RNA sequence: CCGCGCUAGGCGGGGAGCUAGCGGUGCCCUGUACCCGCAAUCCGCUCUAGCGGGGCCGAAGUCCACCCGAGGCCGUGGCGGUUCGGAGCCGUCCCGGGUGCGGGGCGAUGAAGGCCGGGUCCCGCGCGACGCCGAGCCGUGAACCCCGUGAGGCCCGGAAGGGAGCAGCGGUAAGCGGAACCCGGCGGGUGCCGCGGGGGCGCCUGGCUGGAGCCACCGGCCCGGGCAACGUCCGGGUCGCAGCGGUCGAAGGUGGGCACGCGCGG
Numbered sequence: 001c002c003g004c005g006c007u008a009g010g011c012g013g014g015g016a017g018c019u020a021g022c023g024g025u026g027c028c029c030u031g032u033a034c035c036c037g038c039a040a041u042c043c044g045c046u047c048u049a050g051c052g053g054g055g056c057c058g059a060a061g062u063c064c065a066c067c068c069g070a071g072g073c074c075g076u077g078g079c080g081g082u083u084c085g086g087a088g089c090c091g092u093c094c095c096g097g098g099u100g101c102g103g104g105g106c107g108a109u110g111a112a113g114g115c116c117g118g119g120u121c122c123c124g125c126g127c128g129a130c131g132c133c134g135a136g137c138c139g140u141g142a143a144c145c146c147c148g149u150g151a152g153g154c155c156c157g158g159a160a161g162g163g164a165g166c167a168g169c170g171g172u173a174a175g176c177g178g179a180a181c182c183c184g185g186c187g188g189g190u191g192c193c194g195c196g197g198g199g200g201c202g203c204c205u206g207g208c209u210g211g212a213g214c215c216a217c218c219g220g221c222c223c224g225g226g227c228a229a230c231g232u233c234c235g236g237g238u239c240g241c242a243g244c245g246g247u248c249g250a251a252g253g254u255g256g257g258c259a260c261g262c263g264c265g266g
């Protein structure tokens, strides 16, 4: 140095979580790194590694430091989504007042202001209209107990004559019905009506005066008030994002240390 058989060793590592602590099952990262059974209100262990069984490789390596760094965790302030609570300081929105900046309207066919009058309001009276009632008017209207007349008949009378009187006819009373006008009375959510009186803040209107403003409809601005629907602000929960600080850290890179065994044969 070579061959064969062995042994040590290897056949992944890490984060969070769980735990007194550690390893594992489940989750995540890395990236390729045997198999079976077991394990979450869990399994195993008490020291370096799951426990039990099987398989493969087998002197192949392994450790440390630094760099880079997937990813996880902690902290911190920020931003965004969502949800809950609060707030009228602010915006939108609502109400009231003001201003007279812009628009608009009115105004030399005369604004504001001033003076005089009328109306709107109240009371009384008159007139009219309407409604109701009454009288008058028209029609009808009584077997007898209403009137007149009264055929026939009846009664009285010697007679002349007298008398009561049904029906019929004529009329009438209450009543019933009608209807306009006219007359009287009454009524009121009655009237572009008239007269008189009262009242006069406001509004409407006429005249005179006056001689350039007036209104506040829309917008603006100012003031006061309201509303938590939206915006906004404050606070809480939750989810996400990027940043900063810390911590652990796979894979990769660089450097260094240590190890590279046992037996047999050539």
Base pairs, nucleotide, nucleotide: 001266002265003264004263005262006261009057010056011055012030013029014028015027020046021045022044023043024042034054035053036052037051038050061258062257063256064255065254066253067252071248072247073246074245075244076243078241079240080239081238082237083236084235085234086233087232090231091230092229093226094225095224096223097222098221099220101219102218103217104215105214106213113209114208115207116206117205118204119203120202121198122197123196124195125194126193127191128190130187131186132185133184134183137178138177139176140175146171147170148169149168154163155162156161

The RNA shown here (Bacterial large signal recognition particle RNA) has 266 nucleotides and comes from an Actinomycetota bacterium. The sequence is in RNAcentral, with records from ENA. NCBI's taxonomy places the organism under Bacteria, Bacillati, Actinomycetota. It matches the Rfam family "Bacterial large signal recognition particle RNA". Rfam describes the family as follows. The signal recognition particle (SRP) is a universally conserved ribonucleoprotein involved in the co-translational targeting of proteins to membranes. The family's RNA type in Rfam is non-coding RNA gene. The coordinates come from a structure-prediction model, not an experiment, and the mean pLDDT is 79.